[in-house]
RNA sequence: AGGGUUUGAUCCUGGCUCAGAAUGAACGUUGGCGGCGUGGAUUAGGCAUGCAAGUCGCGCGAUAAGCUCCCGCAAGGGAGUGGAAAGCGGCGAAAGGGACAGUAAUGCGUAGAUAACCUACCCCCGGGACCGGGAUAGCUGCGGGAAACUGCAAUUAAUACCGGAUAACGUCCCCGGACCAAAUGGUGUGAUUCCGCCAGGGGAUGGGUCUGCGUCCUAUUAGCUAGUUGGCGUGGUAACGGCACACCAAGGCAAAGAUGGGUAGCAGGUGUGAGAGCACGACCUGCGUCACUGGCACUGGGACACUGGCCAGACUCCUACGGGAGGCUGCAGUCGAGGAUCUUCGGCAAUGGGCGAAAGCCUGACCGAGCGACACCGCGUACAGGAUGAAGGCCUUCGGGUUGUAAAGCACUGUCGAGGGGGAGGAAGCCGCAAGGUUGACCUACCCCUGGAGGAAGCACGGGCUAAGUUCGUGCCAGCAGCCGCGGUAAGACGAACCGUGCGAACGUUAUUCGGAAUCAUUGGGCUUAAAGGGCGCGUAGGCGGCGGUGUAAGUUGGAAGUGAAAUCCCAUCGGCUCAACCGUGGAAUUGCUCCCAGUACUGCAUCGCUCGAGGGGGAUAGGGGUCUGCGGAACUACCGGUGGAGCGGUGAAAUGUGUUGAUAUCGGUGGGAACGCCAGUGGCGAAAGCGGCAGACUUGACCCUUCCUGACGCUGAGGCGCGAAAGCUAGGGGAGCAAACGGGAUUAGAUACCCCGGUAGUCCUAGCCUUAAACGUUGGGUACUGAGUAGAAAGGGGACCGAUACCCCCUUCUGCUGGAGCGAAAGUGUUAAGUACCCCGCCUGGGGAGUAUGGUCGCAAGGCUGAAACUCAAAGGAAUUGACGGGGGCUCACACCAGCGGUGGAGCAUGUGGCUUAAUUCGAGGCUACGCGAAGAACCUUAUCCUAGGCUUGACAUGUACGGAUUAGCCCGCUGAAAAGCGGGUGACGCCUCGAAAGAGGUGGAACGUAUACAGGUGCUGCAUGGCUGUCGUCAGCUCGUGUCGUGAGAUGUCGGGUUAAGUCCCUUAACGAGCGCAACCCUUGUCCCUAGUUACCAUCAUUCAGUUGGGAACUCUAGGGAGACUGCCGGCGUUAAGCCGGAGGAAGGUGGGGAUGACGUCAAGUCCUCAUGGCCCUUAUGCCUAGGGCUGCACACGUGCUACAAUGGGGCGUACAAAGGGUCGCAAGCCGGCGACGGUUAGCUAAUCCCAAAUAGCGCUCCUCAGUUCAGAUUGCAGGCUGCAACCCGCCUGCAUGAAGCUGGAAUCGCUAGUAAUCGCAGGUCAGCCAUACUGCGGUGAAUGUGUUCCUGAGCCUUGUACACACCGCCCGUCAAGCCACGAAAGGGAGGGGCGUCCGAAGUCGCUGAGCUAACCGUAAGGGGGCAGGCGCCGAAGACGAAACUCCUGAUUGGGACUAAGUCGUAACAAGGUAACCGUAGGGGAACCUGCGGUUG
Repeated sequence: AGGGUUUGAUCCUGGCUCAGAAUGAACGUUGGCGGCGUGGAUUAGGCAUGCAAGUCGCGCGAUAAGCUCCCGCAAGGGAGUGGAAAGCGGCGAAAGGGACAGUAAUGCGUAGAUAACCUACCCCCGGGACCGGGAUAGCUGCGGGAAACUGCAAUUAAUACCGGAUAACGUCCCCGGACCAAAUGGUGUGAUUCCGCCAGGGGAUGGGUCUGCGUCCUAUUAGCUAGUUGGCGUGGUAACGGCACACCAAGGCAAAGAUGGGUAGCAGGUGUGAGAGCACGACCUGCGUCACUGGCACUGGGACACUGGCCAGACUCCUACGGGAGGCUGCAGUCGAGGAUCUUCGGCAAUGGGCGAAAGCCUGACCGAGCGACACCGCGUACAGGAUGAAGGCCUUCGGGUUGUAAAGCACUGUCGAGGGGGAGGAAGCCGCAAGGUUGACCUACCCCUGGAGGAAGCACGGGCUAAGUUCGUGCCAGCAGCCGCGGUAAGACGAACCGUGCGAACGUUAUUCGGAAUCAUUGGGCUUAAAGGGCGCGUAGGCGGCGGUGUAAGUUGGAAGUGAAAUCCCAUCGGCUCAACCGUGGAAUUGCUCCCAGUACUGCAUCGCUCGAGGGGGAUAGGGGUCUGCGGAACUACCGGUGGAGCGGUGAAAUGUGUUGAUAUCGGUGGGAACGCCAGUGGCGAAAGCGGCAGACUUGACCCUUCCUGACGCUGAGGCGCGAAAGCUAGGGGAGCAAACGGGAUUAGAUACCCCGGUAGUCCUAGCCUUAAACGUUGGGUACUGAGUAGAAAGGGGACCGAUACCCCCUUCUGCUGGAGCGAAAGUGUUAAGUACCCCGCCUGGGGAGUAUGGUCGCAAGGCUGAAACUCAAAGGAAUUGACGGGGGCUCACACCAGCGGUGGAGCAUGUGGCUUAAUUCGAGGCUACGCGAAGAACCUUAUCCUAGGCUUGACAUGUACGGAUUAGCCCGCUGAAAAGCGGGUGACGCCUCGAAAGAGGUGGAACGUAUACAGGUGCUGCAUGGCUGUCGUCAGCUCGUGUCGUGAGAUGUCGGGUUAAGUCCCUUAACGAGCGCAACCCUUGUCCCUAGUUACCAUCAUUCAGUUGGGAACUCUAGGGAGACUGCCGGCGUUAAGCCGGAGGAAGGUGGGGAUGACGUCAAGUCCUCAUGGCCCUUAUGCCUAGGGCUGCACACGUGCUACAAUGGGGCGUACAAAGGGUCGCAAGCCGGCGACGGUUAGCUAAUCCCAAAUAGCGCUCCUCAGUUCAGAUUGCAGGCUGCAACCCGCCUGCAUGAAGCUGGAAUCGCUAGUAAUCGCAGGUCAGCCAUACUGCGGUGAAUGUGUUCCUGAGCCUUGUACACACCGCCCGUCAAGCCACGAAAGGGAGGGGCGUCCGAAGUCGCUGAGCUAACCGUAAGGGGGCAGGCGCCGAAGACGAAACUCCUGAUUGGGACUAAGUCGUAACAAGGUAACCGUAGGGGAACCUGCGGUUG
């Protein structure tokens, strides 16, 4: 500090997402030790049990057990000591501890105020404490009750209570005066002296109250308030105060957000961040609040009181059913709920608190321990050396690599842990005259000993972001995923293994916060087109505001002071734990608030001036500015009349319509309504909407000139008010034309449309609503500044001129165009800013949901304004780029069309394909670019996972290894069998060595055989894993690169433009200059000539002959090698002087002479795994191999490609010519013989320019046929033959005879061809035993017609334009309907809740009144009084009951739209001129997208 993700690519906008840090966390896997922290965040839900507040005998009375003494035999009694339990009394219990429910201010923070207050215990000061009195608990006795508890009687004490006295430096006061206390108690031999008591003053501490400022969201909460605001009086309080009450007044609060609703304890601080901020408020500290829920007071210095009281309520428990008890949000613990949070531990040793004179007691505060890797910090799990680079694992190109110095083995060390032993410190105090004694719950640092590497490593990740990859498995399955996205048979993304990377006693995941996010922008964003300028004006509040002077000092600036608690954060060469975390010390900081002093530039305020802003006066000008009234002509239409006589009208073409009852056309007349041609112009006016004939009346604004006046009067403008196209609404008119709706005619698959004929609202007027538009310059208003050029409008000034409306110059305002800098993502903008600045307003914050729902408000309605969320997606979008595409444009090509010739489509047959059939009809090819294609030869073979059947299993074929045996191999024979095969028998080799004369014997070995094992084999799958080869666009003219330049960039330029060409061919121009692959040329062939060479070819001349047969010849033809020739070279014209084009000459050939080979970058995941090769997968007694038979030839049918015909330009017969290119020894075969013939027999020649196939056919000559299903045509069928072959049944070819089908020129449609071409005629070859060949590949013979154009169809090239396409138009994409699922809205209703309101009832309790009952202290001899209490009444008053309404939440049959979901239905709305340009507003209509009307916009 950034990265990923929208696109084919780019720049931008913009969201989503990741890397970081953090947490009171949780979950998963794993887990050695220690230190230090931390741990119920949810149900402020309910709680068993124990403990958490007592203490004082030095305040008081009484006193149990025990002990001692006395009496007593004993029982027992008495005294002392002792001190339990309890009581009276004092102090404490209001602290400490817990929680965060409530609370948006009665709170908190900060700064202040209190002359409006209190403060026990503590400290200081001075003073005081005199005389009396009456009770009561306890205890005892008698009762009630289950219990809790409680009644009566008698008696007793005090530092308990009471009276009197005293009384100021206290309090009150009318300033005379009046009033107020105490315990002389405790201890002690002894008290002025220690501890206490009372009144007062002061202090300290702690509090109460008040004030300024700050303190969340919501306006879809806009008005709230009757004790409400103030006053006066009274009461109350420690104290001010409507705090309370009576009376009076009518105020108070609120857009700077009252009131209401939601949420929330606040702060120091914590997390994050560069900061500003944002989020949070665990632990610790301060404050507040709460203590089962609600209310209330009592006591007290302090409470309306967590472990006090009373009442009400809910809940729980006990009960003898009469009645009682309780409150863990103290420490532990338990249940529940929850993803989730600990021990019913030890101790008062320390620190602190309460009481006490003290010892001491109490203390779940606290100190410690326990549990949890929950967080932070530290340590360890070893260290050195060790290559045969062990084994094993994994990978492999099989060589090796890697795990990996890792291990083993060898040597060393001893941390942590374990066991044992020692051991400071945390201890200060307390007791005691002293000596001295005594106090640790818990933790141990540290040291020593023992032993031995021994007890101690995992987790996540490895496609990119993001460090780290291989193999196998899986096969859109299983799964992964934070985003992009992986997985459909070769997955670095799933699962596993190995290896690696990161971190490490942890590692990941999830959740949440901040960051990144400048993605709410104060620092620090935007609004022409990406989201975003209000439709326009007037103007309120507010904000901002010209020049000069004076004053003030609020803002502001400087200084100083107070405060800003501690802790935290930060700093320190600081200090303490071995370090660190942690802790201590010191410092800094705490950006804030307050007070004081000073300054006065700027702002504010006050005041005095100024004129340039603004306004006014005077003079002049232009204008469709507005309102009203009147007038006019053209057109249209209706009616009347005349002429006229058959159509008119309308369209792409028609029809509906209209017309002989006389239309249309034409003339005349009359009426009506609406709109105003030409002028008219990126011209004018207006704030916008908008405004157009002429005249008049009234009227707004602008501009120019003029220094005459005012003197900042200004700008903007939340709310508010007004204006506001079209459509629409209400009422009344009007209605010619036009025209939603509607009717009809067409079009169409349909046509609720486009087109046509009609036609109603409406359009027009008056009055009133509506208030919206693409209300747009998609650009708010104002002011100032910042280069130019040019056009127009309206004034003014100047020059020249006799003069002028004409000309030139200047200036002001307005309207346009071009364009510089700058700006901008770019397009663009550019003094009319989108530049540079300031001021004010409005608006935006991803797309969809949605301008929807809901609420409110406005409207007669339609509807407008305001305006969400759930859910869902990872994009949506802007500008520009390259392509592709267009029923866009321009230019240009091609048998593309046209012009022509011949075909196909109809028939029969052949052949291929589909389909059907079948046991099988093997497989592939599928628009052009599959279909006489792979197949240049399917009877068996071929031939395949084709079918049926029979067999073989190291195999039909290859290689290696091991073993075997000596007759195996080979050959021959036999049996079974259809064969393959199986079984059996016979014969029987070869090399080398030894022996032997030889025969032969023995040994051994190679091939081979057998067995075994590695393996063979596969036309099995994947052409979407591939190589190679091929088709197609297309022989189309294109496709690129280097350098330079332009652009932020993708890219552009070059390659565009003007000419030209078959051509990106060439020329010219030119920010391009060059180059490459293509084009062309080079190659082959053909056309002319020359040279060389003549055998098997040739034969002019000579000889010869039946015959170029022979001699001969080397001319010609020809053969086959080499060369020449053609280059727009020459001439004329055109063109730019060019490239080149046109015409001509010469020439065999002329502008590429003809033909061929040659196929750029690429496209179609085109074709082929069945030519071959090959990755992966699959089969292995079978998907391999062998064999027999069948099938590939099967036939209602459909299509493609062909052949033969339909005839006389023909058919048949006879005669007679002229080729080229090929093939031939497993062959071609002459000739001869036989046969009608196919053919057979026989046999020359030929390994070929020699011989043969071989007859060329059309042609030519003669002749028959005479227009007919024929002497056309030949299918089909019968019979008889021939040939090949092991074999012609399925299923060959040929011959002869016989038979003699369809067919008389072919619908829609469609194919080929531009010259030696089409057409037509035959010949040859390959494959091949033969052949289903009419195919294919070649060859020659005869030999045309038409066009010289580019309108159209098809395809292609270049330029340009639009685009929402980029899998690229076979694209994209909209809406209804149908299905599933999700969230939401409406809805008869139903349920719940909180807070108010009203009425009723009214507990406890304070207060007030009463108090006839009761009553110790005081008065009184007494009666009685005073005082007090119970009781009663009243106000207030919680809970409760009832009622009306609003709000919020949940639910709801049904219903509405919305989102989402590979392959549903209907159409085709949009994107290209999207086939009717699109869109906006409005209205009507329609299955749906939509259509139509009116007005508007150009996106």
Molecule: small-subunit ribosomal RNA
Organism: soil metagenome